Overview:
A computed fold for a 72-nucleotide RNA from a Bryobacteraceae bacterium, annotated as transfer RNA. Its Rfam family is "tRNA". It is annotated as a transfer RNA. Model confidence (mean pLDDT): 83 of 100. NCBI's taxonomy places the organism under Bacteria, Pseudomonadati, Terriglobia, Bryobacterales, Bryobacteraceae.

[in-house]
RNA sequence: GCGGCGGUAACUCAAUGGCAGAGUCCCUGCCUUCCAAGCAGGUGGUUGAGGGUUCGAGUCCCUUCCGCCGCU
Repeated sequence: GCGGCGGUAACUCAAUGGCAGAGUCCCUGCCUUCCAAGCAGGUGGUUGAGGGUUCGAGUCCCUUCCGCCGCU
């Protein structure tokens, strides 16, 4: 230099172009003599960045940044 894969909540990961979710963590409550476990609820997101297409983009297209792998 070229190609492929990936980037979404604090972490691990989902999401057929049509309301951005789950588990863990954290907080509150219930339960318990107390703690843990269990149960119920809640907080938390410029979907790496910037554009384009579309009525509508995490998803499609272009550029770019970062990581991994391969080729040279």